[in-house]
Source information
A computed fold for a 349-nucleotide part of an RNA from an uncultured bacterium, annotated as small-subunit ribosomal RNA, central domain. Its mean pLDDT, the model's own confidence on a scale to 100, is 89. The full RNA is in RNAcentral, with records from ENA and SILVA.

Context: one part of a larger RNA
RNA sequence: CUGGGCGUAAAGGGCGUGUAGGCGGAUCGAUCAGUCAGGCGUGAAAGCCCCGGGCUCAACCCGGGAACUGCGUUUGAAACUGUCGAUCUUGAGUUCGGGAGAGGGUAGUGGAAUUCCCAGUGUAGAGGUGAAAUUCGUAGAUAUUGGGAAGAACACCAGUGGCGAAGGCGGCUACCUGGACCGAUACUGACGCUAAUGCGCGAAAGCGUGGGGAGCAAACAGGAUUAGAUACCCUGGUAGUCCACGCCGUAAACGAUGUCUGCUAGAUGUUGGGGGGCAUAGCCCUUCAGUGUCGCAGCUAACGCACUAAGCAGACCGCCUGGGGAGUACGGCCGCAAGGCUAAAACUC
Numbered sequence: 001c002u003g004g005g006c007g008u009a010a011a012g013g014g015c016g017u018g019u020a021g022g023c024g025g026a027u028c029g030a031u032c033a034g035u036c037a038g039g040c041g042u043g044a045a046a047g048c049c050c051c052g053g054g055c056u057c058a059a060c061c062c063g064g065g066a067a068c069u070g071c072g073u074u075u076g077a078a079a080c081u082g083u084c085g086a087u088c089u090u091g092a093g094u095u096c097g098g099g100a101g102a103g104g105g106u107a108g109u110g111g112a113a114u115u116c117c118c119a120g121u122g123u124a125g126a127g128g129u130g131a132a133a134u135u136c137g138u139a140g141a142u143a144u145u146g147g148g149a150a151g152a153a154c155a156c157c158a159g160u161g162g163c164g165a166a167g168g169c170g171g172c173u174a175c176c177u178g179g180a181c182c183g184a185u186a187c188u189g190a191c192g193c194u195a196a197u198g199c200g201c202g203a204a205a206g207c208g209u210g211g212g213g214a215g216c217a218a219a220c221a222g223g224a225u226u227a228g229a230u231a232c233c234c235u236g237g238u239a240g241u242c243c244a245c246g247c248c249g250u251a252a253a254c255g256a257u258g259u260c261u262g263c264u265a266g267a268u269g270u271u272g273g274g275g276g277g278c279a280u281a282g283c284c285c286u287u288c289a290g291u292g293u294c295g296c297a298g299c300u301a302a303c304g305c306a307c308u309a310a311g312c313a314g315a316c317c318g319c320c321u322g323g324g325g326a327g328u329a330c331g332g333c334c335g336c337a338a339g340g341c342u343a344a345a346a347c348u349c
Base pairs, nucleotide, nucleotide: 003321004320005319006318007303008302012317014201015200016199017198021194022193023192025088026087027086028085029084030083031082033081034080035077036076037075038074039073040072041071042070049065050064051063052062053061054060091191092188093187094186095184096183097182098181103177104176105175106174107173108172109171110154114150115149116148117147118146119145120144121143125136126135162169163168206247207246208245209244210243211242215241216240220236221235222234223233258316259315260314261313262312263311266294267293268292269291270290271289272288273287274286275285276284277283278282298305299304322349323348324347331342332341333340334339
């Protein structure tokens, strides 16, 4: 420098934002940097290649040619790329009007349940299991009624329903706030796509400081089971789970499928809008945006994917290159630590 790839064989970065870079809509004009054509100069000799010759041949040597795909300069071409100028509206965005939503944050608030405390009724059991026992209970448990306290989670609605970039988000109310979608005309006039480095977000567990602690529950203790039982089952139970602030930065962070754009049969369900029709509290037709199922062409090793592509193409990024050693060692960076990120080799099959 280059090939083939990345749903399941090795391989899509957890997600976004955005810098450099790469790539970039339509028309006209200019320019001639890239590009293309011609001329000139240069591209030493030797070597390689071709033709011929000399040592008896060959190696070797001699002569000639070609080549040296390049660079410089000059003349010209102007389609494409670039640059400059002008214009445009389809890409992108703004404005106005709508409806939908567990999107985010803060404050407040509600009922059911659970546990505990107090009091009443009441008496010998209750718990728990495959069966038991540890455990609780005559100091009155379990059950039941009334009162009180606390913390956490929000039954039904609830739905291959909705929202979010991902992680994720679910009682109700108010306030603050992000995004998407639909319709409409007006406006800006390529303002776009992607994105190395960077920056931000990022489940659970874990860490620091301070609170909180009902239930659950690593560790731990006991009871069972068992040959044993450092388990599965049972009775307890501390971190933790919750809140505030600050770290950590990882997951089967999964659709195991990067983002964006265009094109390519259908059928059917569903969510949110728009338009229309009718025999109008419903049904039907149609159109956008999302989300499911089936299925043609095509693709695929097959499974399967199939307008939400894994089809047909384009732009840019990330990543892979036999198994083990190893996501390890060393070094560096980050972290309070746990550890994370980057990332080999010997050796071996």